RNAcentral holds the full RNA, with entries from ENA and SILVA. Predicted 3D model of a 348-nucleotide part of an RNA (small-subunit ribosomal RNA, central domain) from an uncultured bacterium. Model confidence (mean pLDDT): 85 of 100.
[in-house]
Context: one part of a larger RNA
RNA sequence: CUGGGCGUAAAGCGUGCGUAGGCGGUUCCUUAAGUCCGUUGUGAAAGCCCUGGGCUCAACCUGGGAAUGGCAGUGGAUACUGGGGAGCUGGAGUGCGGUAGAGGAGGGUGGAAUUCCCGGUGUAGCGGUGAAAUGCGUAGAGAUCGGGAGGAACAUCCGUGGCGAAGGCGGCCCUCUGGACCAGCACUGACGCUGAGGCACGAAAGCGUGGGGAGCAAACAGGAUUAGAUACCCUGUAGUCACGCCCUAAACGAUGCGAACUGGACGUUGGGUGGACUUAGCCACUCAGUGUCGAAGCUAACGCGUUAAGUUCGCCGCCUGGGGAGUACGGUCGCAAGACUGAAACUC
Numbered sequence: 001c002u003g004g005g006c007g008u009a010a011a012g013c014g015u016g017c018g019u020a021g022g023c024g025g026u027u028c029c030u031u032a033a034g035u036c037c038g039u040u041g042u043g044a045a046a047g048c049c050c051u052g053g054g055c056u057c058a059a060c061c062u063g064g065g066a067a068u069g070g071c072a073g074u075g076g077a078u079a080c081u082g083g084g085g086a087g088c089u090g091g092a093g094u095g096c097g098g099u100a101g102a103g104g105a106g107g108g109u110g111g112a113a114u115u116c117c118c119g120g121u122g123u124a125g126c127g128g129u130g131a132a133a134u135g136c137g138u139a140g141a142g143a144u145c146g147g148g149a150g151g152a153a154c155a156u157c158c159g160u161g162g163c164g165a166a167g168g169c170g171g172c173c174c175u176c177u178g179g180a181c182c183a184g185c186a187c188u189g190a191c192g193c194u195g196a197g198g199c200a201c202g203a204a205a206g207c208g209u210g211g212g213g214a215g216c217a218a219a220c221a222g223g224a225u226u227a228g229a230u231a232c233c234c235u236g237u238a239g240u241c242a243c244g245c246c247c248u249a250a251a252c253g254a255u256g257c258g259a260a261c262u263g264g265a266c267g268u269u270g271g272g273u274g275g276a277c278u279u280a281g282c283c284a285c286u287c288a289g290u291g292u293c294g295a296a297g298c299u300a301a302c303g304c305g306u307u308a309a310g311u312u313c314g315c316c317g318c319c320u321g322g323g324g325a326g327u328a329c330g331g332u333c334g335c336a337a338g339a340c341u342g343a344a345a346c347u348c
Stems, first nucleotide, its partner, number of pairs: 004319003007302002012316001014201004021194003025088007033081002035077008049065006091191001092188005097182003103177007110154001115149007125136002162169002206245005215240002220236004256315006264293012297304002321348003330341004
């Protein structure tokens, strides 16, 4: 080099945008670089291989042939790939018309509830647990009614519902803003796919500065329980917010992205068309999404099955026995915590 793999055995980068590179629709003309054929030169000799000869044989020596990954020149071929030119519209994109949506950012605003404060009614308990105690309460708690403060989250609607590349997104209103889908017409004319580096985004926790503190609640402390109780129960902090960092995850569909092809059935979301009805609702078809079950096929099995793990193509990433170890060392990044990159000895 050829070769085998990556849902669960080792293996898909957390996700996107995109540079180089790799790959690239359809028609015609051209070129002849790749490709193919012929031919010429070269590919020293010796050696190896084949076949003769000479030492009695052999080793050895000697003649001839073949071979020599190839390289260069030259003449041709033109299907495919590449280069150049001219087109095309099916890939991709743009405009016009609609639609749905917790997509993102900022500002405003609403009600329920918890807690606290004030006042009224009212009296002996409340709370908590397996049972208790710590705790609260005759200085009037808990309960209940009225008023007020403040912070955080948005019950019902809510749905294998929707949106987003992923992380993720849920009261209501306004402003700004990204994407998607559907239908028809017009336009551009391959403008495409992937993507080493790179850049950006990236839950929670954590860090810095600031703010806040209603509820919840690590670590820790106290009270219980217990043989012990570094727990389960009770009572109290950081954190939970903003900006700047951090950059990890069971960042999961444990399944990279794009494209094509390959029986169906039943639901559901958004759009369109047609048909029944003219009314709150039906049927069929169709495009895009999201689910369940399953032909063929695949799979070690489980299972997957037009949303493939089927049949193929393009490009990237990754794997190569377990432990040592995601450790050491070095490097880059970070305020730090640490992250990324990432061994070996030894051992089974």